[in-house]
Context: one part of a larger RNA
């Protein structure tokens, strides 16, 4: 910047790309088929290997400050309690939320066309004969489709619905006036942008949500998972320690509440060469 006005959403698909693996076992059957050993085609059903896609409810980790326990040694005067240090968590014990895979789910198929080698019907050339010359079929993991994905810059740039837009200001100049007004500026619409608040999106940029007509992040409240019974007093006990107490405390999770912070003020956008 293009698609001959401007936008929102929803789309057709030319057109590339991805997938396409195998394997045992069970019936059918110990049947055909063989003298026995042995031992099927067709057609049915289960189960698995690897691959690959997603997803985190179990399984397992990860989780750098959620939670608890400990050693040294320093500081808050001393006890108690508490913090720094000792790794880019001191050390250990769990561990949510997110990201994982060892875990869970789901995939390869079925069906169509059209064919290869094979196999055939009708059939003359060449009164037989022949699947081939004319003409007609059957058939493959392999080929087009079919499934999954991207995809109208597919420049032959598509469709399909909706939504806006014939208005304001200024102005040469006309007229006595009210006024009317070319070119050109400049505002204004549908909606877009920006800037703010952010996010499970994401290097940047894009994408997504929200901007008070508001739950967008943070605060609080209250759920929940975690860690495992906090400090202070009180009570038992010589005491260590027990009990009061499933206590305290809690990043990422789930709701709810405008207390804080998204406040005003900008940009671009027009009747279609």
């Nucleotide at each position: 910047c293009g698609c001959a006005g401007g936008a929102a959403a929803c789309u057709u698909g030319a057109a590339a790309g991805g997938a396409g693996u195998c394997u045992u076992u069970c019936c059918u059957a110990g049947u055909a088929c063989g003298a026995g050993a042995g031992g099927a085609c067709c057609g049915g059903a289960a189960a698995g290997a690897a691959c690959a896609g997603a997803c985190c409810u179990c399984u397992a980790g990860u989780g750098u400050a959620c939670c608890a326990g400990u050693u040294g040694u320093c500081a808050c005067g001393c006890c108690a309690g508490u913090g720094g240090c000792a790794c880019a968590c001191g050390c250990u014990g769990g561990g949510u939320a997110g990201c994982u895979a060892u875990g869970u789910c789901u995939g390869g198929a079925a069906g169509g066309g059209a064919u290869a080698a094979a196999c055939g019907c009708u059939g003359a050339a060449a009164g037989c004969a022949u699947c081939u010359a004319a003409g007609c079929g059957u058939c493959a993991a392999g080929c087009c489709c079919a499934c999954c994905u991207u995809a109208a810059g597919a420049u032959a740039a598509g469709g399909u619905u909706u939504c806006c837009c014939a208005c304001c200001c200024u102005g040469a100049g006309a007229g006595c006036a009210a006024u009317c007004g070319a070119a050109g500026g400049g505002g204004u619409a549908a909606g877009a942008c920006a800037a703010c608040a952010u996010g499970c999106a994401g290097a940047a940029c894009a994408c997504g949500u929200g901007u008070u007509u508001g739950a967008u992040a943070g605060g609080c409240u209250g759920g929940g998972g975690g860690u495992g019974u906090a400090a202070a007093g009180g009570c038992a006990g010589u005491a260590a320690u027990g009990c009061c107490a499933a206590a305290g405390c809690u990043g990422a999770c789930c709701a709810g509440u405008a207390c804080u912070a998204a406040u005003u003020a900008g940009u671009c956008g027009a009747g279609g060469a």